RNA sequence: GGCUUAUCCAGAGUGACCGAGGGCACAGGCCCGACGACGUCACAGCAACCGAGCGGCAACCGCCACGGUGCUACAUCCUGCCCGAUGAGAAUCGGGGGAGAUAAGAA
Numbered sequence: 001g002g003c004u005u006a007u008c009c010a011g012a013g014u015g016a017c018c019g020a021g022g023g024c025a026c027a028g029g030c031c032c033g034a035c036g037a038c039g040u041c042a043c044a045g046c047a048a049c050c051g052a053g054c055g056g057c058a059a060c061c062g063c064c065a066c067g068g069u070g071c072u073a074c075a076u077c078c079u080g081c082c083c084g085a086u087g088a089g090a091a092u093c094g095g096g097g098g099a100g101a102u103a104a105g106a107a
Base pairs, nucleotide, nucleotide: 003105004104005103006102007101008100013043014042015041016040017039021032022031023030026080027079028078029077044072045071046070049068050067051066053063054062055061056060076099081096082095083094084093085092086091
């Protein structure tokens, strides 16, 4: 960097530094940002994918939060492709893909 599987409508901030853009790519929107965003560091928190410990006969499920990750604006911020419903229409709603993110595994 690929492949496979699972999950993605919940949840979680303070300080310091930096100094202009940022929210995955592209596009259309909509938001955040000098009242300092984004990013980095420290501490804290959320969560429960993997390991540990414990309980259940156990496949598996549950508890726990010690370890490994992850995460801490807006649904993965919304949409783009397909199907269906409603509608005169613009659209709205539902479902499914694609892409993305995270974890684990075998190469």